Predicted 3D model of a 1608-nucleotide RNA (small-subunit ribosomal RNA) from Bellilinea sp. The sequence is in RNAcentral, with records from ENA. Its mean pLDDT, the model's own confidence on a scale to 100, is 82. The organism belongs to Bellilinea, within Bacteria. Rfam family: Bacterial small subunit ribosomal RNA.
[in-house]
RNA sequence: AUUAUGGAGAGUUUGAUCCUGGCUCAGGACGAACGCUGGCGGCGUGCCUAACACAUGCAAGUCGAACGGUUCAGUCGUCAGUAGUCCGUAGUCAGUAGUCAGAGAUAAAGGAGAGGUACGCCAUGAGGCGGAUCUUAGCCCGGCAAUCUGACAACCGAUUACCGACUACUGACUACCGGAUAGUGGCGGACGGGUGAGUAACACGUGGGUAACCUACCCAUCAGACAGGGAUAACACCGGGAAACUGGUGCUAAUACCCGAUAAGCUUUAGAGGAGGCAUCUUCUUUAAAGGGAAGGGAAACCGUUGAUGGAUGGGCCCGCGACCCAUUAGCUAGUUGGUGGGGUAAGAGCCUACCAAGGCGACGAUGGGUAGCCGGCCUGAGAGGGUGGCCGGCCACACUGGGACUGAGAUACGGCCCAGACUCCUACGGGAGGCAGCAGUGGGGAAUAUUGCGCAAUGGGGGAAACCCUGACGCAGCAACGCCGUGUGAGUGAAGAAGGCCUUUGGGUUGUAAAGCUCUGUUAUCGGGGAAGAAGGAAGUGACGGUACCCGGGGAGGAAGCCACGGCUAACUACGUGCCAGCAGCCGCGGUAAUACGUAGGUGGCGAGCGUUGUCCGGAAUUAUUGGGCGUAAAGGGCGUGUAGGCGGGAGAUUAAGUCAGGGGUGAAAGCCUGCGGCUCAACUGCAGGACUGCCUAUGAGACUGAUUUUCUUGAGGACAGGAGAGGAAAGCGGAAUUCCCGGUGUAGCGGUGAAAUGCGUAGAUAUCGGGAGGAACACCAGUGGCGAAGGCGGCUUUCUGGCCUGGUUCUGACGCUGAGGCGCGAAAGCGUGGGGAGCAAACAGGAUUAGAUACCCUGGUAGUCCACGCUGUAAACGAUGAGUGCUAGGUGUAGUGGGUAUCGACCCCCUCUGUGCCGUAGUUAACACAAUAAGCACUCCGCCUGGGGAGUACGGCCGCAAGGUUGAAACUCAAAGGAAUUGACGGGGGCCCGCACAAGCGGUGGAGCAUGUGGUUUAAUUCGACGCAACGCGAAGAACCUUACCAGGGCUUGACAUCCUCUGACAGACUGUGAAAGCAGUUUUCCAUCUUCGGAUGGCAGAGAGACAGGUGGUGCAUGGUUGUCGUCAGCUCGUGUCGUGAGAUGUUGGGUUAAGUCCCGCAACGAGCGCAACCCCUACGUCUAGUUGCCAGCAUUAAGUUGGGCACUUUAGAGGGACUGCCGGUGACAAACCGGAGGAAGGUGGGGAUGACGUCAAAUCAUCAUGCCCCUUAUGUCCUGGGCUACACACGUGCUACAAUGGCCUGUACAGACGGUAGCGAAGCCGUGAGGUGGAGCCAAUCUGAAAAAGCAGGUCUAAGUUCGGAUUGCAGGCUGCAAUUCGCCUGCAUGAAGUCGGAAUCGCUAGUAAUCGCGGAUCAGCAUGCCGCGGUGAAUACGUUCCCGGGCCUUGUACACACCGCCCGUCACACCACGAAAGCCGGCAACACCCGAAGUCGGUGACUUAACCAGCAAUGGAGAGAGCCGCCGAAGGUGGGGUCGGUGAUUGGGGUGAAGUCGUAACAAGGUAGCCGUAUCGGAAGGUGCGGCUGGAUCACCUCCUUU
Repeated sequence: AUUAUGGAGAGUUUGAUCCUGGCUCAGGACGAACGCUGGCGGCGUGCCUAACACAUGCAAGUCGAACGGUUCAGUCGUCAGUAGUCCGUAGUCAGUAGUCAGAGAUAAAGGAGAGGUACGCCAUGAGGCGGAUCUUAGCCCGGCAAUCUGACAACCGAUUACCGACUACUGACUACCGGAUAGUGGCGGACGGGUGAGUAACACGUGGGUAACCUACCCAUCAGACAGGGAUAACACCGGGAAACUGGUGCUAAUACCCGAUAAGCUUUAGAGGAGGCAUCUUCUUUAAAGGGAAGGGAAACCGUUGAUGGAUGGGCCCGCGACCCAUUAGCUAGUUGGUGGGGUAAGAGCCUACCAAGGCGACGAUGGGUAGCCGGCCUGAGAGGGUGGCCGGCCACACUGGGACUGAGAUACGGCCCAGACUCCUACGGGAGGCAGCAGUGGGGAAUAUUGCGCAAUGGGGGAAACCCUGACGCAGCAACGCCGUGUGAGUGAAGAAGGCCUUUGGGUUGUAAAGCUCUGUUAUCGGGGAAGAAGGAAGUGACGGUACCCGGGGAGGAAGCCACGGCUAACUACGUGCCAGCAGCCGCGGUAAUACGUAGGUGGCGAGCGUUGUCCGGAAUUAUUGGGCGUAAAGGGCGUGUAGGCGGGAGAUUAAGUCAGGGGUGAAAGCCUGCGGCUCAACUGCAGGACUGCCUAUGAGACUGAUUUUCUUGAGGACAGGAGAGGAAAGCGGAAUUCCCGGUGUAGCGGUGAAAUGCGUAGAUAUCGGGAGGAACACCAGUGGCGAAGGCGGCUUUCUGGCCUGGUUCUGACGCUGAGGCGCGAAAGCGUGGGGAGCAAACAGGAUUAGAUACCCUGGUAGUCCACGCUGUAAACGAUGAGUGCUAGGUGUAGUGGGUAUCGACCCCCUCUGUGCCGUAGUUAACACAAUAAGCACUCCGCCUGGGGAGUACGGCCGCAAGGUUGAAACUCAAAGGAAUUGACGGGGGCCCGCACAAGCGGUGGAGCAUGUGGUUUAAUUCGACGCAACGCGAAGAACCUUACCAGGGCUUGACAUCCUCUGACAGACUGUGAAAGCAGUUUUCCAUCUUCGGAUGGCAGAGAGACAGGUGGUGCAUGGUUGUCGUCAGCUCGUGUCGUGAGAUGUUGGGUUAAGUCCCGCAACGAGCGCAACCCCUACGUCUAGUUGCCAGCAUUAAGUUGGGCACUUUAGAGGGACUGCCGGUGACAAACCGGAGGAAGGUGGGGAUGACGUCAAAUCAUCAUGCCCCUUAUGUCCUGGGCUACACACGUGCUACAAUGGCCUGUACAGACGGUAGCGAAGCCGUGAGGUGGAGCCAAUCUGAAAAAGCAGGUCUAAGUUCGGAUUGCAGGCUGCAAUUCGCCUGCAUGAAGUCGGAAUCGCUAGUAAUCGCGGAUCAGCAUGCCGCGGUGAAUACGUUCCCGGGCCUUGUACACACCGCCCGUCACACCACGAAAGCCGGCAACACCCGAAGUCGGUGACUUAACCAGCAAUGGAGAGAGCCGCCGAAGGUGGGGUCGGUGAUUGGGGUGAAGUCGUAACAAGGUAGCCGUAUCGGAAGGUGCGGCUGGAUCACCUCCUUU
């Protein structure tokens, strides 16, 4: 020196992510209000609403030294009257005050004074004066009382009489002095104080101008004040009036008024000369003419007064610049713009007037509408900005509303006047009065804002010479936590961690050193005492505040803490209550029985005399983006061009100095702000100094850049020349193929159409086919991410006219350029108008189908239209969803059109280049996707557009259009999201690959019958409960007559049927009686046990009685739970670590090529590894071997009726061990792999067969009734006991089964062969009885021994002969048997009799791939009894699988998605109901501004003025004149009236759409190929979403093809 100090984010869209984007929060502030609470002090602040109305008091007066009066007091003097007092003298009566001395307790601060030091001043010789700090037992005040003792006793009152004096009062008069004052007169009431209605304006701010002006009082300088005159108020008298007020007559004064004189450097006019300036002009000198002033007061000092000049102060007028919203306000203007003459003002000017001209303003926003006082400042912000204008200060405007002038230096005047209007008050009804937006105060309005206070002591103002008066300005006090600042409510110690509260796992924890207790302090409050400054020139006096601030002393922890919050944001957690209720909520969101979110309590956190809430503003918000944003898909590029204004603009030179820069000057008031230093104890507050005030003006300088002027250049741009390609445009003509129609021939029964049909056409001859003709429309192939065009768009051929583009090389012009608000033009399809045309196609329409319906998709027809001409419309997904222009920034590869090079005889090929048009890709960009020289990269210029979703591209208004409609384009209200890209899933009537008794191929069933059983439903007193698609329904229940049993009815019990604890008793049990259905109740009889013992008893067991803790509950919640289970599914999947990629969610691994039953294995690969699953390990079974032979077996040897016995253990068999099978071997295929195919051997071959084994998870799956368990509920009952009933009901429906319908069968007779399992409360043999069930019997057996036990189908023979039967066995009757306390409700079995339906089962549906299905019997559990069910066992023993198109389920990859509660998803529109805001509407009501006309107050101005008239003039006078005035007339003119319009607002029957609402109705439009791809524009139709036509888009899935690209 610069001047610096300064910037935080979070919640919420999703299953999750990134982005866009809104909403919300944390901060600060306030003239605030409200809720709860409230100790003190200081400093500030306090009607934001009704510029609403105001009672009462006060807020502007003063001057007697301007004036005449009036009045009062005093003084001097005189006179009169009245009343009283006193001296003296004489007399009578009563009494204490008081004074003096002595004794008597006393703190601090303060005050005064004294002493005296530093120091200062004056003198200089000592010295004198002043004097901060300091000292001071003295002095004074404070402050000497109350009381006591002694002495002295002064003094004084009342009254009577006499004489004299005096005093007071009243009245009159003279003089003087002083006070007061109504009136005349002067100055001031234009300041001060209030308010913000109006005003968008030179009103304000800032800077200038005034050569176009004024300025009382004040200051300075110069000069003066002479001589006269006439009135008038007051006053007096007479009147009017209720009052307010006022008339007449008479008198009087002035610093009131008037005439004259004097007089300039003043003013005006005319002229001459000089100087200056800015056009008019200014200034100096000079000549002439005219005009023109005065006042006194006072004793004096002085004050006042007149003229001129200058100053100061205050104003007037003018100008540049600055500062609100709306364009849904685009044109405005007649005194309007200018000129001339005149008028007017202090002054310029259309300021006013007459005439003339026709101008003036506006997109740089005029005019109109809305809103608003402006500024210094204040709040916020890092700043730039944004908001605001209360207090304080400057300016303006207003004063009940509107108009007007007067007076004056100044006003168009808040507390003046006149008029009109509204309102209020008085009134005698005739008339009058008023204006708080001054200070208080009242009413009213409102969420809301104070005392009818004190004082002029200070500061300031007015008047006055002054004293002084006035001053609601001001200084103070009062009220209010309204704000800011300060301070307190105590401090230390104190563990038995007290009590109480709350929580608790019951152990404890917490409140908590907190309290109590002990020891202290005294801020504040309170009491007492002292006590300021503010006061002011030399002295004195003067204080509202105020006995206030401040100081000292006393006593005592005493009088002094609340509010909000505690789910996240956001610091702070538990319990109880409540149960989508009550409630909370700023946003997200809490609350439906375990709420840290509601309410309460405890605890905790925050702030603290406050704390919260509400409102408003800024911030955060980069969310209007200058600093500092965007527009491919999120909101956003105009459909395209042309071009006006504007903005921006190539190279070089010169000039200029507008922008720009530099230093200087002026200004930017003060206060405020910042910094520093001071004063109140600190702070708030305040004083001083400096800075800043980012601005404007001014003169000077610089000359790079921009601008301006000028000269020049060629590279931007353009022209000339030579070539070139092309569906570029317009018009005319021509052509062939095809469709349709017409005519004719041939020809016969169908054609046509569809998923399938039908409508339709056809025997009156169609379709088909041949020939001829008519007419309209469109131009196959070529044809290509090829070409042209600005876009829309353009396609047969030829001709004419015409626009643009590209290439080449030379030349010319010389920046002529780019963009482009408005404007103008072009602009698909549909649509409109007029006139043609009309073959095909085809909205509407008709018919046929489809369908629940089908206003659709499909079919048959078919009209507008499609085509042409002329005109209109002006919109599209008018898209590359990407504005135009210029420059720069790696490459590679196609394609179109030129040119060039190389090569060649030439054409190809190859290379280079320019212009178009595609793809891939680097850097870079991007939220990502993607873009990438044709940018979405890096920069510049210009235009357009965006700012949450919905409402809505809607309403209203304007413009355009014939209409349809287009364009411009809101708000109320409502939501917390709406959205983009990408991710993981899920899903798809998307795609690919693969598997499964999934389909297919087969076999047998179910669905039909009867019965059994379960379920639903119904019924019932009860028919207990649970299970409900697969994955409930012969399920829990492996077995309900009682029991079970949970249900119902009835009868009982209440510490209970069961457990623990306590007290007492000693029995209980048993036997018996009564009653009862039993349980139970009542009673009789009998009557304890064990152990120890100190013999008293104690303990224990059992039982009874009693009290309470408690028991008990198959009561609720499986959506509070544990455990267990089902299911997808024995499907092959599900994950992790590290690494890598991605901003991220995530991805990779796990995808790919093969293979497998398998994420099984191999190969490859930014992955490498690992875990849970798969497989294997376990059991049974199939084959040997070894070991062991009893109850098993018997080959050989004996024996018997018999493996009966001896004997044996070879065989069978039993049950232990071990072996065996591993793609191990061979061949082939495959990639030299994994693996697959075939084969050999083997009992078995490719996981041999079967079982057990069930990943991460899904289904709030099932179970509180197996069990356990939280919480809730019941407690003489929801517990418990008993009897009986019920779970077994029965118009019906469904599931699962059994038996059948028969001859592959039934019946009869004979006869053969299993396995596994059970058996002592049991199995039970032989024998006997019974037709039989069964009975009797009791051997044997605790089981390879005995027994259940007979296996059945089969086999052999016989019979039946196609029928409701010799099939079938239901139902019913009778007679029996068994079990059991009991068989009625309600068991099983037997015999005889009875003999139903049923003749193979509709739609539909189930199981099974081999020892399987089918078929046959046997056993077991439960169980007293009860099996067609369940679990097992063996016997006999098939058929079929081409294959994976389809159905179902599942796995992997990929794709789309508006789904994520995940398609049982999401979601659209009408209709119905309720509420809300808005639009339209016949009208109705009101406001505002303007216009035309009428009326016209006050008043200025003009005219007139016959009436009136003191001053001046004339005149002796009368009177006249000049001048003035009343009155009248005129212009203008407020309010008012009339009229038609404009604009804004309110309301309005009805009506229109919109929004929001609980689980309403109808459909299913969209999201997947959403089941007809969707969407855009347009037309048309339809209950509705919507459908269809025409044109367009991809923001369409899938498959194929073409083209292009990449890799090899």